[in-house]
This is a predicted complex of two RNAs, RNase P RNA and transfer RNA, with 501 nucleotides together. Its mean pLDDT, the model's own confidence on a scale to 100, is 75.

């Protein structure tokens, strides 16, 4: 000093001119005019989470359903954040002849359970999930074989014996096969007919108990087991905690207009009842509560009339769906809010009190623009030991629409801080 | 403003984690005197992109980007 990687910020100032929007004050009056103020972002995005608010519902049960998942703590909440644990991965250092081993800054992690169950693991391979088959290994043993030898005419029966025979079966063996991403602990040594945790030393890695240590994940010791148990849960599932719906085009008040209009569907029954009727009640029926289905409780309907009365029609009720009509306007919700700064103070931090102080767009088809000029900031030319001089000239994403807290994704250019590798000087 | 859904061959569309696929279209042969019909053959893919899980991804999860639909008040 130059290039790399991570975090955090900043995302030009000032003065003039014309313009646009809101709000206010004045003048003029309704086709407004002056004057003052005030006027996009860190992401205003995507809409991916979470709430506030505001209608529906606002008496429950189970069911399916969806969502989160280490541990504590932050927050109004959150799938957000801080810190920690653990697990990979790791620049670098350092012991060592190697081989290996130690320490590690940092970086990444949707990180509950796979010794509940269920599926699934292509090809290749002997096997792909739990233990056996094949292949291969033995000859201690049994039958068959061989050989000798007693008996016996022979067969045949006994006995011994065979191992430079593993041919046949019986039978004992486990991890050789060289294949995948993944193979049944790993070296070593005893063992044996071969062998194997079988058995025995380190190592690994599990469960189960103790002790210690952290709020707590967990970590550290020590002792006992049995020797050894694949992955996938961004497959279904478990197991723990949670979830009603829509969403400011949400919703509330008013104007103004039109057909409070059509068409199709469901239900419209029985009994308390008695001379009728109406009210009641019980059952069924059929519907509603903005949501997949059940059930129970609420809450509507469950009427009238004609006809050749098992039955059918006509109108009403109450609900459902389609199709049609009118309006395209005012206000309110809408900007004081889980608000910014700024100091103290606690806390590792996240963040959180106290106290001071400020008020910061609210438009509704949608305003926040345009040029000039000056300085900075950057690039580039010249010259050069620094000064300087000239051109270029604010150069990116990109723009508020109910509002806040997050997460993600876009982002020229500078600035800090931490580190890494080069080079260069003390 | 808001909600929701889709992307596979030129165009319609299928698709159980392991082999990319039907139909129409294209090309080339045969068939006809030519065509078209019809028969045999062939070619064509970034499975929107970009990451993650996973032994493997069209699929399974996120994040992007493109393109469709639905939502106004009144009686």
């Nucleotide at each position: 000093a130059u290039g790399g990687a991570a975090g955090g910020g900043u995302g030009g100032g000032c003065a003039g001119u014309c313009g646009c929007a809101a709000g206010a004050g004045a003048c003029a009056u309704u086709g407004g005019u002056c004057u003052c103020u005030u006027g996009a972002g860190g992401a205003a995005a995507g809409u991916c989470c979470g709430a506030a608010c505001u209608c529906c519902a606002c008496g429950g049960a189970g069911c399916a359903g969806c969502c989160u998942g280490c541990u504590u703590c932050c927050u109004a909440a959150c799938g957000g954040g801080a810190a920690g644990g653990c697990a990979g991965c790791g620049a670098g250092c350092c012991u060592g002849a190697a081989a290996a081993g130690g320490c590690g800054a940092g970086c990444u992690g949707a990180c509950g359970g796979a010794a509940a169950g269920u599926g699934c693991c292509a090809c290749a391979g002997a096997g792909a999930a739990c233990a056996g088959a094949c292949u291969g290994c033995c000859a201690a043993u049994c039958c068959g074989g061989c050989u000798u030898g007693c008996u016996u005419u022979u067969u045949u029966g006994c006995a011994a014996g065979c191992g430079u025979c593993a041919c046949g079966g019986a039978g004992g063996c486990g991890a050789u096969g060289g294949u995948g991403a993944a193979a049944c602990g790993g070296u070593g040594g005893g063992g044996u007919a071969a062998g194997a945790g079988c058995c025995c030393a380190c190592c690994a890695g599990c469960a189960c108990u103790c002790u210690g240590g952290g709020u707590g994940a967990c970590c550290a010791g020590a002792g006992u087991g049995g020797c050894u148990c694949g992955g996938c849960a961004a497959a279904c599932c478990c197991c723990a905690g949670g979830c009603g719906g829509a969403g400011c085009a949400a919703g509330g008040u008013c104007a103004a207009g039109u057909a409070g209009g059509g068409c199709a569907g469901u239900a419209u029954u029985g009994g308390g009842u008695a001379u009728c009727a109406a009210u009641c009640c019980c059952a069924g029926c059929c519907g509603a509560g903005u949501g997949g289905c059940u059930c129970c409780a609420u809450c509507g309907g469950u009427a009238a009339c004609c006809c050749u009365u098992u039955g059918g029609g006509u109108u009403g009720u109450a609900c459902u769906g389609c199709c049609g009509g009118g309006u395209a306007g005012a206000c309110c919700g809408c900007u004081u809010g889980a608000g910014g700064g700024c100091a103290u103070u606690g806390g590792c931090a996240a963040c959180a009190a106290u106290g001071c102080u400020c008020c910061c767009a609210g438009a509704u088809a949608a305003a926040u623009g345009a040029c000039u000029g000056c300085c900075u900031c950057c690039g580039c030319c010249a010259g050069u030991u620094u000064u300087u001089g000239g051109c270029g000239c604010a150069g990116a994403c990109a723009g508020a629409a109910u509002u806040c807290g997050g997460c993600u994704u876009a982002u020229a250019a500078c600035c800090c801080u931490u580190u890494c590798a080069u080079c260069g000087g003390a | 403003g808001g909600g929701c859904g889709c992307u596979u061959a030129g165009c319609u569309c299928a698709g159980c984690g392991g082999g990319a696929g039907a139909g129409c279209a294209c090309u080339g042969c045969c068939u006809u005197c030519a065509c078209a019909c019809g028969g045999c053959a062939g070619g064509g893919g970034u499975c929107g992109c970009u990451g993650g899980u996973u032994c493997a991804a069209u699929c399974c999860c996120a994040g992007c980007a493109g393109c469709g639909c639905c939502c106004a008040c009144c009686a």
It holds a member of the Rfam family "Bacterial RNase P class A". On this family, see Frank and Pace, Annu Rev Biochem 1998: "Ribonuclease P: unity and diversity in a tRNA processing ribozyme".